This is a predicted structure of a 540-nucleotide part of an RNA (small-subunit ribosomal RNA, 5' domain) from an uncultured bacterium. Its Rfam family is "Bacterial small subunit ribosomal RNA". The coordinates come from a structure-prediction model, not an experiment, and the mean pLDDT is 80.
[in-house]
Context: one part of a larger RNA
RNA sequence: GAGCGAACGUUAGCGGCGGGCCUAACACAUGCAAGUCGAACGCGAAAGGUCUUCGGACUGAUUGAGUGGCGCACGGGUGAGUAACACGUAGGUAAUCUACCCUUUGGCGGGGGAUAACGUUCCGAAAGGGACGCUAAUACCGCAUAAGACCACGCGGUCUCCGGACUGAGUGGGAAAAGGUGGCCUCUUCUUGAAAGCUACCACCGAAGGAUGAGCCUGCGUCCCAUCAGCUAGUUGGUAAGGUAAUGGCUUACCAAGGCGAAGACGAGUAGCUGGUUUGAGAGAAUGAUCAGCCACACUGGCACUGGAACACGGGUCAGACUCCUACGGGAGGCAGCAGUGAGGAAUAUUGGGCAAUGGGCGAAAGCCUGACCCAGCCACGCCGCGUGAGUGAUGAAGGCCUUCGGGUCGUAAAGCUCUGUGGAGAGGGACGAAAACCCUGGUUUUGAAUAAGCUCCAGGCUUGACGGUACCUCUUUAGCAAGCACCGGCUAACUCUGUGCCAGCAGCCGCGGUAAUACAGAGGGUGCAAACGUUGCUC
Numbered sequence: 001g002a003g004c005g006a007a008c009g010u011u012a013g014c015g016g017c018g019g020g021c022c023u024a025a026c027a028c029a030u031g032c033a034a035g036u037c038g039a040a041c042g043c044g045a046a047a048g049g050u051c052u053u054c055g056g057a058c059u060g061a062u063u064g065a066g067u068g069g070c071g072c073a074c075g076g077g078u079g080a081g082u083a084a085c086a087c088g089u090a091g092g093u094a095a096u097c098u099a100c101c102c103u104u105u106g107g108c109g110g111g112g113g114a115u116a117a118c119g120u121u122c123c124g125a126a127a128g129g130g131a132c133g134c135u136a137a138u139a140c141c142g143c144a145u146a147a148g149a150c151c152a153c154g155c156g157g158u159c160u161c162c163g164g165a166c167u168g169a170g171u172g173g174g175a176a177a178a179g180g181u182g183g184c185c186u187c188u189u190c191u192u193g194a195a196a197g198c199u200a201c202c203a204c205c206g207a208a209g210g211a212u213g214a215g216c217c218u219g220c221g222u223c224c225c226a227u228c229a230g231c232u233a234g235u236u237g238g239u240a241a242g243g244u245a246a247u248g249g250c251u252u253a254c255c256a257a258g259g260c261g262a263a264g265a266c267g268a269g270u271a272g273c274u275g276g277u278u279u280g281a282g283a284g285a286a287u288g289a290u291c292a293g294c295c296a297c298a299c300u301g302g303c304a305c306u307g308g309a310a311c312a313c314g315g316g317u318c319a320g321a322c323u324c325c326u327a328c329g330g331g332a333g334g335c336a337g338c339a340g341u342g343a344g345g346a347a348u349a350u351u352g353g354g355c356a357a358u359g360g361g362c363g364a365a366a367g368c369c370u371g372a373c374c375c376a377g378c379c380a381c382g383c384c385g386c387g388u389g390a391g392u393g394a395u396g397a398a399g400g401c402c403u404u405c406g407g408g409u410c411g412u413a414a415a416g417c418u419c420u421g422u423g424g425a426g427a428g429g430g431a432c433g434a435a436a437a438c439c440c441u442g443g444u445u446u447u448g449a450a451u452a453a454g455c456u457c458c459a460g461g462c463u464u465g466a467c468g469g470u471a472c473c474u475c476u477u478u479a480g481c482a483a484g485c486a487c488c489g490g491c492u493a494a495c496u497c498u499g500u501g502c503c504a505g506c507a508g509c510c511g512c513g514g515u516a517a518u519a520c521a522g523a524g525g526g527u528g529c530a531a532a533c534g535u536u537g538c539u540c
Base pairs, nucleotide, nucleotide: 001540002539003538004537006536007535008534009533010532013386014385015384016383017382018381019379020378021344026342027341028340030339031338032337035070036069037068040067041066043064044063045062048059049058050057051056077297078296079295086222087221088220089219090218091217092216093215096214097213101210102209103208104207105206106205107204109143111141112140118133119132120131121130122129123128150173151172152171153170155168156167157166158165159164179202180201181200182199183198184197188195189194190193223269225267230260231259232258235257236256237255238254239253240252241251242250272294273293274292275291276287277286278285279284299320300319301318302317303316322333323332324331325330350376352375353374354373358372359370360369361368362367389419390418391417392416399410400409401408402407423481424477425476426475427474428473429472433467439461440460441459442458443457446454447453484529485528486527487526488525489510490509491508495524496523497522498521499520505512506511
């Protein structure tokens, strides 16, 4: 000199864009943060409409808990652990998986037994649980079918890193599926019109390919201590088996005795890593807030279940610590999500608004959910911009300070005169962010028997704003309401007077102060920066 997630002191007008628990991964009251689907299913509720023998029946929307599907592994938080294939980079997987999505292809036949909800009843303070009975499904389970895929057996071809991989035909074996909604009468069945018929869309099952995501392996790189020098028994390798999506001591049995190490093993300390950030001419040094990628964790320590994926932040279970409820028998909980509270600390914000936009989950859709997100609030925490007026004005006014008593200086500074209106105040107007999707009308393409219906595309119409009556624009108003902080001995820009008298005090270093102090304190004057200025801490 530059920088900071800063703090403290004095001061403080406005706006834009950013940032905001670095400490106790300390403990948490309260609210919200993951639901959705009735176009998978049965049951129930209560307004409406139609019919009614007045008992009720039917209907199509709404809704409750439950079964079922998808989601809850994303998004959000934190950095405790980790010196490691954790991360970065370059590769490998002939050792692998991949729900939803896309493309291609082949299918979707026929049955069965339960169960929640519900009803009755029992136990319990509660959390919750038991018994009996009833019922549905796109829930569950057999059977049939099997192009291809998989497994076993042997035959052939191509490639090869010589381990094997890919592939062709053959024999045998086991393994699938689910329906829902809308429309129609061309075909089939009854024939009025409907259906188990046809059709469109969405689902479902098998296979191949893609995309995306993930697992595993390897080379190289990645802090400090040798006052850590030897470490190791599943240890190192092999065989066999198990396990996994998959290789592998990953696990087990047996066999061998290996493996690592001054190019630093092992041990101890510290630490999430990176893109980046700060500084520097660079080399480098320091650092890893915000934003982005990866990893790890979710009260502490284990474990598995479900699932395409978790050993799962707002799932389960066991143990532990802590807190709470209890009828003392037993139960409940986990903010390192967003706010907020206590504590710690020099120190870090609102228990706000909205799903309008972007994105996500579910749904055919309307839509619902979304503390992600978009906004607003607080804080000079930072950067940037603007203002606190402009021009003119010498009797160089009054007053202050200094004085050699002549004067000098504050000083064009003020007053006075002429203007302007940013910010402020008042009034009026008033956005961009919104493009749509959906729906309606018309056309088009395609499926189709079809002038039903649906798909694709086009045109027109309709609708949606939290911020916010905000930004912005126009008019009115008055110079009126808006400047401080540090310093002035040298380094270092800026000097005099008074007080004090080695006292009181100052100080970054040198050093000032003991009666003429430009160094202490006050005043006048000056210098620097300016809505800030200084101090402290840390980095280069």